[in-house]
RNA sequence: GCGGAUGGCCGGAUGGCCGCGUCGCCUUUGGGCGGUGAGGAAAGUCCGGACUCCACGGAGCAACGGUGCCGGGUAACGCCCGGCCGGGGAAACCCGAGGGAAAGCGCCGCAGAGAACAGACCGCCGAACGGGCGCGCAAGCGCUGCGUGGCAAGGGUGAAACGGUGCGGCAAGAGCGCACCGCGGCCUCGGCAACGAGGCCGGCACGGCAAGCCCCACCGGGAGCAAUGCCGAAUAGGGAUCUCGCGCCGCCCCCGCGGCAGGGGCGCUCCGCCCCGAGAGAUCCGGGUAGGCAGCACGAGCCUGUCGGUAACGGCAGGCCCAGAUGAAUGGCCAUCGAGGGGGCAACCCCGAACAGAAUCCGGCUUACAGGCCAUCCGCGCGU
RNA sequence: GGGCCGGUAGCUCAGUUGGUAGAGCAACUGACUUUUAAUCAGUAGGUCUCGGGUUCGGAUCCCGACCGGCUCACCA
Numbered sequence: 001g002c003g004g005a006u007g008g009c010c011g012g013a014u015g016g017c018c019g020c021g022u023c024g025c026c027u028u029u030g031g032g033c034g035g036u037g038a039g040g041a042a043a044g045u046c047c048g049g050a051c052u053c054c055a056c057g058g059a060g061c062a063a064c065g066g067u068g069c070c071g072g073g074u075a076a077c078g079c080c081c082g083g084c085c086g087g088g089g090a091a092a093c094c095c096g097a098g099g100g101a102a103a104g105c106g107c108c109g110c111a112g113a114g115a116a117c118a119g120a121c122c123g124c125c126g127a128a129c130g131g132g133c134g135c136g137c138a139a140g141c142g143c144u145g146c147g148u149g150g151c152a153a154g155g156g157u158g159a160a161a162c163g164g165u166g167c168g169g170c171a172a173g174a175g176c177g178c179a180c181c182g183c184g185g186c187c188u189c190g191g192c193a194a195c196g197a198g199g200c201c202g203g204c205a206c207g208g209c210a211a212g213c214c215c216c217a218c219c220g221g222g223a224g225c226a227a228u229g230c231c232g233a234a235u236a237g238g239g240a241u242c243u244c245g246c247g248c249c250g251c252c253c254c255c256g257c258g259g260c261a262g263g264g265g266c267g268c269u270c271c272g273c274c275c276c277g278a279g280a281g282a283u284c285c286g287g288g289u290a291g292g293c294a295g296c297a298c299g300a301g302c303c304u305g306u307c308g309g310u311a312a313c314g315g316c317a318g319g320c321c322c323a324g325a326u327g328a329a330u331g332g333c334c335a336u337c338g339a340g341g342g343g344g345c346a347a348c349c350c351c352g353a354a355c356a357g358a359a360u361c362c363g364g365c366u367u368a369c370a371g372g373c374c375a376u377c378c379g380c381g382c383g384u
Numbered sequence: 385g386g387g388c389c390g391g392u393a394g395c396u397c398a399g400u401u402g403g404u405a406g407a408g409c410a411a412c413u414g415a416c417u418u419u420u421a422a423u424c425a426g427u428a429g430g431u432c433u434c435g436g437g438u439u440c441g442g443a444u445c446c447c448g449a450c451c452g453g454c455u456c457a458c459c460a
Stems, first nucleotide, its partner, number of pairs: 001380010012337007020037007039355001043366002046364005051224004064220005069083005084098001085096004099215002104213002106209003121155002123151003128148003131144005163181006182204001183202008228294004238285007247260005262276005301320008340351004385459002387454005394409004403440001411427005433449005
């Protein structure tokens, strides 16, 4: 210098004028002065909590949902840190929903001989039996892989073919035997553990899929600040008391009930059934709506230093107060400067910040993001 | 603000123990008809919204993103 990997930070600056939200003070109630005013993601609402209400006597089981190597961190987590194992890369480093397939069920299309304790298409081997052919008078002998046989090495199918490679062995073969690797069991050692190293035994019994059902371990009650609590008009409606009134009679006045009488409806009529026929005014009470207040801005808070820890993180000390709207503020203009880009031989001229914007709050994850800076590490080239 | 659904042909929709994606209407071609419509026969048309993962294999299973809807009647 070039290429790459990882972690972190910034993401327009300063001044003036005008305007907006909010807080404090003053005020002649018109306003004035001063302070303060978006983010690393405020986003998606994907996880975990705080808080509030509802349900619930406690515990266990079942159901449903979620998580899933080991250890640690944390209020908690599916997050973070460290490690193990597997995979990728030449390396720095990166990726992994990474428990169980010898508890059970299910699936494995097409192709292929055979797809789960399977199978023989091509093939390899063989003359024991049958068949065929030849020789022989005959007994028999020879040839032939057509049938009955042995095998699974090689070819072929497939994502996957019931351990792999090599040597021996065999008619040909085969864990049939042996060595190494894989797999399984046991023991010893190291490690908190996941796991690793070594030794012995077993000839292979155990294909894949659990982001299919399922099994095991652990976690989880539901809803969400438009939750919830408090105050509370006008109008309408509800309740209580009183006054006036309510066809007649009875039961105790009212209320209520029953009977009689009246009106209407059903039914062709009787009988019968159903409905209606008294409310108005005054005072008081309670619920609730509009609206207002709280929740709601001091918190698992931020910064600096130090200590413990590999780290995530935690302890201690000091300092700081950091948006609170409710149709919803956080903006506009000017000047100077500007990372960077474009034009020009040059002087110089032009453009000029990306994604995005709070709404109960906090810890994470994910997604969007022009450009720039810093630190550490890996590889290559050059110089000394 | 919170919560809940959906995305498959031009349109409306099906599609399950994961195995070559279909129906109706529309379009095109042919037949019938003097012609059109209707009818009959046939044909074409699909990045299954996008990206990644699990699996031999994904429209389907898992994760993330994008778009749309829930308009007095999802919640004051």
Two RNAs folded together computationally: RNase P RNA and transfer RNA, 460 nucleotides in total. Rfam match: Bacterial RNase P class A. Its family is annotated with ribonuclease P activity, dimeric ribonuclease P complex and tRNA processing in the Gene Ontology. Rfam classes the family as a ribozyme. The prediction has a mean pLDDT of 80.